[in-house]
Context: one part of a larger RNA
RNA sequence: GGUUUAUGGGGGAUACCUUGGCAUUCAGAAGCGAUGAAGGACGUGGUUACCGACGAUACGCUUUGGGGAGUUGGAAACAAACAGUGAUCCAAAGAUUUCCGAAUGAGGAAACUUUUUGUACUACUUAUUGAAUUCAUAGAUAAGUAAGAGCGAACCUAGAGAACUGAAACAUCUUAGUAUCUAGAGGAAAAGAAAGUAAAAACGAUUCCCUUAGUAGUGGCGAGCGAAAAGGGAGUAGCCUAAACUUAAUUUAAUUAAGGGUAGUGGGGCAAUUAAAUUUUAAUUUAUUAGUUAAAUGAAUAUUUUCGAAUACUUAACCAGAGAGAGUAAUAGUCUCGUAAUUUAAUUAAAAAAUAAUAAAAAAAUUGAACCCCAAGUAGCAUGGAGCACGUGAAAUUCCGUGUGAAUCUGCGAGGACCACCUCGUAAGGCUAAAUAUUCCUGAAUGACCGAUAGUGAACUAGUACCGUGAGGGAAAGGUGAAAAGAACCCCGGAAGGGGAGUGAAAAGAACAUGAAACCAUAAACCU
Repeated sequence: GGUUUAUGGGGGAUACCUUGGCAUUCAGAAGCGAUGAAGGACGUGGUUACCGACGAUACGCUUUGGGGAGUUGGAAACAAACAGUGAUCCAAAGAUUUCCGAAUGAGGAAACUUUUUGUACUACUUAUUGAAUUCAUAGAUAAGUAAGAGCGAACCUAGAGAACUGAAACAUCUUAGUAUCUAGAGGAAAAGAAAGUAAAAACGAUUCCCUUAGUAGUGGCGAGCGAAAAGGGAGUAGCCUAAACUUAAUUUAAUUAAGGGUAGUGGGGCAAUUAAAUUUUAAUUUAUUAGUUAAAUGAAUAUUUUCGAAUACUUAACCAGAGAGAGUAAUAGUCUCGUAAUUUAAUUAAAAAAUAAUAAAAAAAUUGAACCCCAAGUAGCAUGGAGCACGUGAAAUUCCGUGUGAAUCUGCGAGGACCACCUCGUAAGGCUAAAUAUUCCUGAAUGACCGAUAGUGAACUAGUACCGUGAGGGAAAGGUGAAAAGAACCCCGGAAGGGGAGUGAAAAGAACAUGAAACCAUAAACCU
């Protein structure tokens, strides 16, 4: 010096655990805000640095309901207090709620300054005024309005709109109307009651799912893109205007208001005739029932042995509309909290499902005549684009820019150029629940999901410490024990630390459960 064995140190793997996460299902809710939000700053405690709670009424105030013995948060300790005259605590409704922040009297380098103490600005209403320009109008001033503004995870609609990439290069094409930006709305949004789809038979608003189908098509016919009718389901709901005509405001026009009227087997007006009593509602209010936000009652076991400890084991019982789950010194239906079931709410609050009531609205049929109406710078066409699965193509259908520009039922449009026949529909006004999408959030539940290098970045002071001028980036870090019973006292030492003593089942001794390897040391044996 090496090897082996043993004993320690060191280190924190492994197995065990879970306070925290992840995913899904069901139900609720789907907004908050000038009555000042979201988010913060600064304060408030007897002692108070942090977290949480609260706001100068500041670890809290009031009322109502619940609850019933302890309480003054996490979080000990000391001090001082409160509580069967019902505290602390739980629920509901109120009061208070500094300063900043849309921030709004003015200013500002947010949480500050200043002042005459002011809803700043916009919109709307009313009033007073009032130019060019006579009347007027624009404008100005003042008062008023629960008006708007800002924030918020996804879902939705609209506007703007890439590139990497693929095509084995690349330009049409693709990625993709995606990402991203902007605006706006709602609990959903959008769409929606045929100028539809079909094809010799017919269907009957929209939306979503399955299928049709990777089909028909489209495509430097490359890469790729990619329907629709029918069929089967979910869910169903239909309505209101404009016009003709009549009446009124007034006095012709024009306008306004009321009536009238709403359709494709064309309808309505107009002129006649006949008949009548029910139906609907998406509106309002009240009552009842159900349901939400605290709660209440809630069955049934003893024993032997082992143990530090019984829920284990032994023996014998019991309950069950309750053998879900959690806790208790090891594994508990019968120890505790619960669970099944049943019950429950105030001068309460909110919401609106069902029923009843109220109110409102709507409603029929026939005949005649062929006079009137049936959505115009619209439809269509030309041209330039876009969107339709469809890249301009034979390119219909839809939308936009420019130009042009009809018809009114003997009308007009569509059926994938176009024409004829046939069939279907009735554009150029509007509203409309459900089935569908999503989850910042609340409650309940589940898991062949994780178990501290995992699972959220975060089980701990976590978006913290730290880094960066900034946008932004972004950690590590869990476990004594059943119970602190957290080691009185003695000895060595300046202390740290150690040795006794004591606690405990065990030192597990706070650098604390288990305690692998690397690495270090000591001892012995062997080899050199």
This is a predicted structure of a 528-nucleotide part of an RNA (large-subunit ribosomal RNA, domain I) from Nitzschia sp. (in: diatoms). The full RNA is in RNAcentral, with records from ENA. NCBI's taxonomy places the organism under Eukaryota, Stramenopiles, Bacillariophyceae, Bacillariales, Nitzschia.